[in-house]
This is a predicted complex of two RNAs, RNase P RNA and transfer RNA, with 448 nucleotides together. It holds a member of the Rfam family "Bacterial RNase P class A". From the family's description: Ribonuclease P (RNase P) is a ubiquitous endoribonuclease, found in archaea, bacteria and eukarya as well as chloroplasts and mitochondria. Gene Ontology terms of the family: ribonuclease P activity, tRNA processing and dimeric ribonuclease P complex. It is annotated as a ribozyme.

RNA sequence: AAAGACAGGCGGAUAGCUGCUUUAAAUUUUAUGUUUGAAGAGGAAAGUCCGGGCUCCAUGAAUGUAUGAUGCCGGAUAACGUCCGGCGAGGGAAACCUUAGGGAAAGUGCCACAGAAAAAAUACCGCUAUUAUUAGUAAGGGUGAAAAGGUGUGGUAAGAGCACACCGCGUUUUUAGUAAUAAAAACGGCAGGGUAAACCCCAUCAGGAGCAAAACCACAUAGGGAUGUUUGGUUGUAAAACCUAGUGUACAUUCACACUUUCAUCCGGGUAGGUUGCUUGAGGUUGUUAGUAAUAACAAUCCUAGAUGAAUAGCUAUCUUAGAAGAAUUUUUUCUUUUAAACAGAACCCGGCUUAUAGCCUGUCUUUACUU
RNA sequence: GAUCGCUUAGCUCAGCCGGUAGAGCAACUGACUUUUAAUCAGUAGGUCGAGAGUUCGAAUCUCUCAGCGAUCACCA
Repeated sequence: AAAGACAGGCGGAUAGCUGCUUUAAAUUUUAUGUUUGAAGAGGAAAGUCCGGGCUCCAUGAAUGUAUGAUGCCGGAUAACGUCCGGCGAGGGAAACCUUAGGGAAAGUGCCACAGAAAAAAUACCGCUAUUAUUAGUAAGGGUGAAAAGGUGUGGUAAGAGCACACCGCGUUUUUAGUAAUAAAAACGGCAGGGUAAACCCCAUCAGGAGCAAAACCACAUAGGGAUGUUUGGUUGUAAAACCUAGUGUACAUUCACACUUUCAUCCGGGUAGGUUGCUUGAGGUUGUUAGUAAUAACAAUCCUAGAUGAAUAGCUAUCUUAGAAGAAUUUUUUCUUUUAAACAGAACCCGGCUUAUAGCCUGUCUUUACUU
Repeated sequence: GAUCGCUUAGCUCAGCCGGUAGAGCAACUGACUUUUAAUCAGUAGGUCGAGAGUUCGAAUCUCUCAGCGAUCACCA
């Protein structure tokens, strides 16, 4: 210098004028008024893909079933399908990157076409013996995504883990490690292939709905209609009590408790206004400590949108960055004019993931070439 | 804002527990007819909304996007 890899940051700036929303104080004509002051979008506010807080659903405990999700090991976290570290597998020359990665000997299913044969197999061509519609064989050919360990040597009628060496594989032991796993040694001639993002098995986790949740105030109307449903008995004058039956956060069962008032769905009718929920929170910033890291603890400091047909904007000037044109200049460069500055827009609140994003900056590392 | 569903030929739809995509209408060509329609015979037309992954193989299974559509207030 070129080509790359990884991590992190910024997301136009300043001033003036005119406006919008919320809020504090003052003031008045008490009007959602006026004046002054303060505050006012993001890294993704987005998609709504996960997890939690919060609210309601008439209840607690136990057992089982179903449904859904997750799935190497260890850690972080309120929790997670997220994050960090490690292992295995795959890719790259390297820095580094990707990875839903339990079980196929519990069972079932599937493997089209081709091929002899697609899974406790078999013999089309072939090889060998002998010449019979016989036996041996799986070396080679051919099919396929996949063919019953691979290569070589010996061996044999031809062959074959039949024997041996190396590689692969399985079992056991030892060592290292918290573990996944790795390494070594010994033994075994080799064991029924793939698919679980097919059903399934194993382990772990999960009640449902969602701020249009939910609570309160106000306004208005025909307290209307249809369908289904609302257990039965004993005692008692009655109130009530008891037994049975039913309902009670997916389903079933058991125990305790509560309730049994009619309730559910549809059609029709009315109002579509306000307040709370609403922003101090697993909060932000800085520093120290522990840890490889995710993260945690401690100290100091800060308060920073709350709209509801939905505010957070518009214009002008200067500067910044980039492009285009023109002029001066040998070039570098300078000046003038003009254009552009992304993705995008809080809606109950947090932690992640995913997707979109003009342009720019910083740091570390790898490879190649050249110079010293 | 929240919760669900759909996307396959020009149109309406099948196929969705994996094996290379069909039906009806429409279009085109030929026959029949004096001609048209109807009828008969045949032909063409598909990135299965897009992109990744699993698998030997994906319209189908999984994930991420895009587009379109539906539902959800309170009172009695």